[in-house]
RNA sequence: ACAAUUAAAGGGCAAACUGCACCGAAAGGGCAGGACGCAAAGCCGCUGGUCUAAUAACGUUCGUUAUGAAUGUUAAUGACGGCAGUGGUUGCAUUA
Numbered sequence: 001a002c003a004a005u006u007a008a009a010g011g012g013c014a015a016a017c018u019g020c021a022c023c024g025a026a027a028g029g030g031c032a033g034g035a036c037g038c039a040a041a042g043c044c045g046c047u048g049g050u051c052u053a054a055u056a057a058c059g060u061u062c063g064u065u066a067u068g069a070a071u072g073u074u075a076a077u078g079a080c081g082g083c084a085g086u087g088g089u090u091g092c093a094u095u096a
Stems, first nucleotide, its partner, number of pairs: 005096001012038002017033004022029002036082001042089007049080003055075008
């Protein structure tokens, strides 16, 4: 100096939950508090998985002069990386 595991110290991130006259159809995101956890729970890509369905298609029910309303199924172009695998890249410490 590098790699893997593992300690300690100084730090980092921030789950659930709560608040917001914030964004979004929703899933979810943002900000503040909070701390379950995380050695990359920093960033980016790929593969899969999960969630939602504005919108589209098909159907069912109700109703109308007509427009319609409710509901079900399928589908991401939407969302999640603290869902997993995997690759790239950056990074703190230096006990064993």
Predicted 3D model of a 96-nucleotide RNA (c-di-GMP-I riboswitch aptamer) from Rheinheimera lutimaris.
Rfam family: c-di-GMP-I riboswitch aptamer. Gene Ontology term of the family: cyclic-di-GMP binding.
The source organism's lineage runs through Bacteria, Pseudomonadota, Gammaproteobacteria, Chromatiales and Rheinheimera.
Its mean pLDDT, the model's own confidence on a scale to 100, is 81.